[in-house]
RNA sequence: UCCGAUAAAGGCAAACCCGAAGUAAUUCGGGGACGCAAAGCCACGGGUCCUGGAAAAGGACGGCCGGGCCGCCGAAG
Numbered sequence: 001u002c003c004g005a006u007a008a009a010g011g012c013a014a015a016c017c018c019g020a021a022g023u024a025a026u027u028c029g030g031g032g033a034c035g036c037a038a039a040g041c042c043a044c045g046g047g048u049c050c051u052g053g054a055a056a057a058g059g060a061c062g063g064c065c066g067g068g069c070c071g072c073c074g075a076a077g
Base pairs, nucleotide, nucleotide: 002077003074004073011036012035016031017030018029019028020027021026034063040069041068042067044066045065046064047061048060049059050058051057
């Protein structure tokens, strides 16, 4: 360095419920854990979704894939 253990210390938090914001996708806070070794950060490429009559235009998702940046621990190999 690759790699990722029935290891240790910690971390995050799906569905669902409550409250708030938004036309919406969805987001934020609280509860809750299905899962996660980047489920940390960045909408850069693709994708999906929403608004829009729609081509335009604007927006959402990183827990869909790729890319960039940064990072805890250390068994076996």
The RNA shown here (c-di-GMP-I-GGC riboswitch aptamer) has 77 nucleotides and comes from a Desulfuromonadaceae bacterium. Its mean pLDDT, the model's own confidence on a scale to 100, is 86. It was read from a public genome assembly, where an Rfam model found it. Of the family's consensus pairs, 95% are formed in the model.